[in-house]
The part of an RNA shown here (large-subunit ribosomal RNA, domain VI) has 260 nucleotides and comes from Flavobacteriales bacterium UBA4585. It matches the Rfam family "Bacterial large subunit ribosomal RNA".
Context: one part of a larger RNA
């Protein structure tokens, strides 16, 4: 921009795309079949392996604004006690969140139509003959069915609902996010829990500083303490303000009807 007024929703399904893999073991059954050795279709169940989607409960890994431990230094006048550098100094740990070595699910069945096969019923050709009329089975393969997009399907499609003019309805700005290169998408905007803070909790760290006591002292206690990034519930304590823009009588010819 188009989809022939303008929107918000909710769809329909022309068409495209993905997926489609197999193993092993248990029973049927040491049955059928075979002198014997040996050994099955069919049928039923468990457990796997490559692969794909998703997830973050468990498992590990990262987690450079989280705790701690610790070394050399240098600064806060000293002592305590911080704190800057030194690969995040080094070491140990580690929550969201991203992750895979982790969890959880798919590839079933079932229709149709058939292809090598295989048959019924049957003449040409009294006979045979699955084929000539005719009718059937029958494959990981077709077509559906499963999942995902899809009406720029210009052939532009269905349904409900609003708005008839300062209009519905959208956008700009702002507080943001399990969205995300920017655009977009979603939530909120005081008739509010969108985010930030501030509680309480849930995890992580492991037992802060002073200062009591015990030790000559280092130290160790009192004391699950202090401290905390994203996580959960609440709380209008901040900040979401005011405002602004966009959008607005509908195509044309004919016919009829009614009316001038």
């Nucleotide at each position: 921009c188009g989809u022939u007024g303008g929107a918000a929703a909710u769809u329909u399904g022309a068409g495209a795309g993905g997926a489609g893999c197999u193993g092993a073991c248990u029973u049927u059954a040491g049955u059928a079949c075979g002198a014997g050795a040996g050994g099955a279709c069919c049928g039923a169940g468990u457990u796997g392996g490559a692969c794909a989607g998703c997830c973050c409960u468990c498992u590990a890994g990262u987690g450079u604004a989280c705790c701690u431990g610790u070394u050399g230094u240098g600064u806060c006048g000293c002592c305590a006690g911080a704190u800057g550098c030194a690969u995040c100094g080094c070491a140990g740990g580690g929550u969201a969140g991203c992750u895979a070595c982790g969890g959880c699910u798919g590839g079933u069945u079932g229709g149709g139509a058939u292809a090598a096969g295989c048959a019924c019923u049957g003449a040409a050709a009294g006979c045979a003959u699955a084929u000539a009329a005719g009718u059937g089975c029958g494959a990981a393969g077709c077509c559906c069915a499963c999942c995902u997009c899809a009406a720029g399907a210009u052939g532009a499609g269905a349904u409900u609902u609003c708005c008839c003019u300062u209009a519905a309805g959208g956008g700009u700005c702002g507080u943001u996010c399990g969205a995300g290169a920017u655009g977009a998408g979603g939530a909120c905007g005081u008739u509010g829990a969108u985010a930030g803070g501030c509680u309480u909790c849930a995890g992580g760290u492991g037992u802060a500083a002073a200062g009591g006591c015990a030790g000559u002292a280092a130290u160790g206690u009192c004391a699950u303490a202090g401290c905390c990034g994203a996580g959960a519930a609440g709380u209008a304590c901040u900040a979401a303000u005011u405002a602004c823009c966009c959008g607005u009588g509908g195509c044309u010819u004919u016919c009829u009807a009614a009316g001038a």